[in-house]
RNA sequence: AGAGAAGACCAGUCUAUCGCUCGUCUGUAUAGAUGAGAGGAAAGUCUGGGCAACAUAGGGUGCUCUGCUACCUAACGGGUAGAAGUUCGUGAGAGCUAAUUAGUGCAGAAGAAAAUAACCGCCUUAUUUAUAAGGUAAGGGUGAGAAGGUGAGGUAAGAGCUCACCAGCUAUGUGGCGACAUAUAGGCUGUGUACAUCAGAGGUUGCAAGGUCAUGUAUACUGACAUUUGAGCGCGACUCGUGCGACGUCAGAGGGUAGACUGCUAGAACAUAUCGGUGACGGUAUGUGUAGAUAAAUGAUAGACCAUCAUUCUGAUGACAGAACCCGGCUUAUCGGUCUUCUCUUUUU
Numbered sequence: 001a002g003a004g005a006a007g008a009c010c011a012g013u014c015u016a017u018c019g020c021u022c023g024u025c026u027g028u029a030u031a032g033a034u035g036a037g038a039g040g041a042a043a044g045u046c047u048g049g050g051c052a053a054c055a056u057a058g059g060g061u062g063c064u065c066u067g068c069u070a071c072c073u074a075a076c077g078g079g080u081a082g083a084a085g086u087u088c089g090u091g092a093g094a095g096c097u098a099a100u101u102a103g104u105g106c107a108g109a110a111g112a113a114a115a116u117a118a119c120c121g122c123c124u125u126a127u128u129u130a131u132a133a134g135g136u137a138a139g140g141g142u143g144a145g146a147a148g149g150u151g152a153g154g155u156a157a158g159a160g161c162u163c164a165c166c167a168g169c170u171a172u173g174u175g176g177c178g179a180c181a182u183a184u185a186g187g188c189u190g191u192g193u194a195c196a197u198c199a200g201a202g203g204u205u206g207c208a209a210g211g212u213c214a215u216g217u218a219u220a221c222u223g224a225c226a227u228u229u230g231a232g233c234g235c236g237a238c239u240c241g242u243g244c245g246a247c248g249u250c251a252g253a254g255g256g257u258a259g260a261c262u263g264c265u266a267g268a269a270c271a272u273a274u275c276g277g278u279g280a281c282g283g284u285a286u287g288u289g290u291a292g293a294u295a296a297a298u299g300a301u302a303g304a305c306c307a308u309c310a311u312u313c314u315g316a317u318g319a320c321a322g323a324a325c326c327c328g329g330c331u332u333a334u335c336g337g338u339c340u341u342c343u344c345u346u347u348u349u
Stems, first nucleotide, its partner, number of pairs: 001345010012305007020037007039320001043331002046329005051206004058240004063202005068082005084097005099197002103195005119140002121136006148166006167189001169186007210262004221252005232244003269288008306318005
């Protein structure tokens, strides 16, 4: 100097004029002054909670989800750090997989055979020269998968039959919180998939949840049951329990209303410093007060600056995109810029 990897931050700035919404102060009213006003994803509605109702609050069955280990967190299918196997990259790094077991079922088709194996092949014997009998699972074929792998010895030919080195499984010792690692020994050991099993977690619906007030109609009609010995209804299914229930409940027919206020922003909040921790994160201290609209405000114009691209003068452009109860995570879209650490290549000293 160039090319990369990981992480953090910014997301056009300033001035002037006018306009919009909310808060505070003053004001009889009109109004005046002042402060604030859309994101890193506000998006998707995938996911975990707070909060609200059922409800004062639960149990069981069933159903659904998770599953290598430890930690973080309010919680999570999230995050951090590890361990085993494995893929990509020269590298810094970036990914992917997963519980248990001689459980049960299935594995069509192909194939000799899917665990009681023999089609081709190899070997031995006999012989009618083309067959028969016996042995074999090392070689070949079929298949997603064929009885652990490689090599040597041995054998009639072969085979863990024997040996050596490995993989897997089991036991013991050592290290580790643990997943696991390592040493020794052992008998030689089939694949895929679904269910089952084990452990853990889970009530549902959702701010269009809920609550208060006002207005208005029809304090009405029909039917069934019931009146505490409880009819009927209740917010995932069934059930136990439980709540409402007497001017009752359910069903039918019919009538009126859809307005205002609240929930609605002080939170598992944010910032800085410091301590602890490999880290995610946690503790302590100090400080800040940062939209709350309700069919939807958060803007327009002018000038200067900044950034990017092109360029003779100079011109063009400014990404993805807009809060709606709040917060955490995941996923997706995106013009550019700044900073920190690390890797590789080249040159010079």
Predicted 3D model of a 349-nucleotide RNA (Bacterial RNase P class A). Its Rfam family is "Bacterial RNase P class A". Rfam classes the family as a ribozyme. Rfam links the family to the GO terms tRNA processing, ribonuclease P activity and dimeric ribonuclease P complex.